Context: one part of a larger RNA
């Protein structure tokens, strides 16, 4: 490399736009590169294969006939793929009317809690745990009222409920922006999938700078438990956790399940529409599209599960796997401030 694969065995890129490339809907046109025929040329001997022959057989060896792509050149075929060209509308997009939503940006508002400071009652304890101790308190704590300051988070609502490409997103207002769903079939007319390389975003924790600091709380310090306790238990605490701007790219970024298209029983919640049946209206109930779960037949699977949201049945692209350890490593290279990430071996030895 072929081949076989990727939910859990090695193995799906963290995610999306979108270059190249690959692939690509219906009818009719040209052309004849690909495709398929036919003709000459080439295809050296030797080899091979067939029939004989010569060496006492056999290898060996001689005649003889045969034999394969492949390339060129001419000259047809036109179903398929390409290619011209004209047309379609079932894909996809636009438009028109409407619904829903923690979907992203700013910008202001608010109310419950903790905390810290003022002030009033009040008096000796408070807090903590299995038990305690540190810790805090007559310099008047905890508690209880009032009142002010900052922060940071928003409880009910909440819901295998909704929205986003993933990361993720939850208090109300207002404002800018972005998708998707549904009905309609008004226009365009194949404008589509996929996506190397690249751009872009990308949870926490880290770094730079300037601000901010209420709680929480790595290092750290104390007390306790313990043979010991660098811990778990507790008392304190700094960075950080929050805002600005940049950086950095990484997670069990998981549905451990790639992206689209088509196709294959069903039953049962639920969310957001549309339609139709009822009906004064409205639940109700029915068929219909989107999405979310949960059983579950064929089929698939080593099983375990999966099962129209496939892990079935097919196509199309794209990634990525080849025992195990060495090794999410070394050297290089690129990118970063760093910390580090990406790309990735080998000797060795099972």
């Nucleotide at each position: 490399u072929u081949g076989g694969g990727c939910g859990u065995a090695a193995a799906g890129g963290g995610u999306g736009c979108g270059u190249a490339g690959g692939c690509g809907g219906u009818g009719a046109u040209u052309c004849a590169a690909g495709u398929c025929g036919g003709a000459u040329g080439u295809a050296a001997a030797a080899g091979g294969u067939g029939u004989g022959g010569g060496c006492u057989c056999a290898a060996c060896u001689c005649a003889c006939a045969u034999u394969u792509a492949g390339c060129a050149u001419c000259u047809g075929a036109u179903a398929c793929u390409g290619u011209u060209u004209c047309a379609c509308u079932a894909g996809a997009g636009a438009g028109c009317a409407g619904u829903a939503g923690a979907a992203g940006g700013a910008a202001g508002c608010g109310g419950a809690a903790u905390u810290u400071c003022c002030g009033g009652u009040g008096u000796a304890g408070c807090g903590g745990u299995g038990a305690a101790a540190u810790g805090c308190g007559u310099a008047g704590a905890u508690a209880u009222c009032g009142g002010a300051a900052g922060g940071a988070a928003c409880a009910c609502c909440a819901g295998u409920g909704g929205c986003g490409a993933a990361g993720g997103c939850g208090g109300c207002u207002u404002c800018c922006u972005a998708g998707c769903c549904u009905g309609u079939u008004u226009c365009u007319g194949a404008c589509g999938c996929u996506g190397a390389u690249g751009c872009a975003c990308g949870a926490a924790a880290g770094c730079u700078a300037g601000g901010g600091g209420a709680g929480c709380a790595a290092a750290c310090g104390g007390g306790a438990u313990u043979a010991g306790a660098u811990a778990c238990c507790c008392c304190g605490g700094u960075a950080g956790u929050c805002c600005u701007a940049g950086c950095u790219g990484u997670a069990a970024a998981c549905u451990a399940u790639g992206a689209u298209c088509a196709u294959u029983a069903g039953g049962u919640g639920u969310a957001g529409g549309a339609g139709g049946u009822a009906u004064c209206g409205a639940c109700c109930c029915c068929u219909u599209c989107u999405g979310u779960g949960c059983c579950g037949c064929a089929g698939c699977u080593a099983a375990c599960g999966c099962g129209u949201u496939a892990a079935a049945u097919g196509a199309u692209c794209c990634g990525c796997c080849u025992g195990g350890g060495u090794a999410u490593u070394a050297c290089g290279a690129u990118c970063g401030c760093a910390a580090g990430a990406u790309u990735a071996a080998a000797a060795c030895u099972c």